Notes:
c-di-GMP-I riboswitch aptamer from a Pseudomonadota bacterium, 87 nucleotides, folded computationally. Model confidence (mean pLDDT): 81 of 100.
């Protein structure tokens, strides 16, 4: 320095699922637990799902559509930044 996660070490995170809290909800959060994870560190720029509402449509169904809000970075993409070997 630039590309990388094939090897060694120190380590890190932590899914279902159980308790508690918050929330309408999707879900987050703190504790037990670990499915897994090389950026599963951080950030909604775009795309996807999902959740409560708004308006409208209709074959009247927990149904399509809007239209703005929310969640999911453990979906995907992009942006950023970064340990330890090994080159």
């Nucleotide at each position: 320095c630039a590309a990388u996660a094939c090897c060694a070490a120190c380590g890190g995170c932590a899914a279902a699922c159980c308790c508690g809290u918050c929330g309408c909800a999707a879900g987050a959060c703190g504790g037990g637990g670990a499915c897994g994870c090389a950026a599963a560190g951080c950030c909604u720029c775009c795309g996807g799902u999902c959740c409560a509402c708004u308006g409208g449509c209709c074959c009247a169904g927990c149904g399509c559509c809007u239209g703005g809000g929310g969640a999911u970075c453990g979906c995907g993409g992009g942006g950023u930044u970064a340990c330890c070997g090994a080159g």
It was read from a public genome assembly, where an Rfam model found it.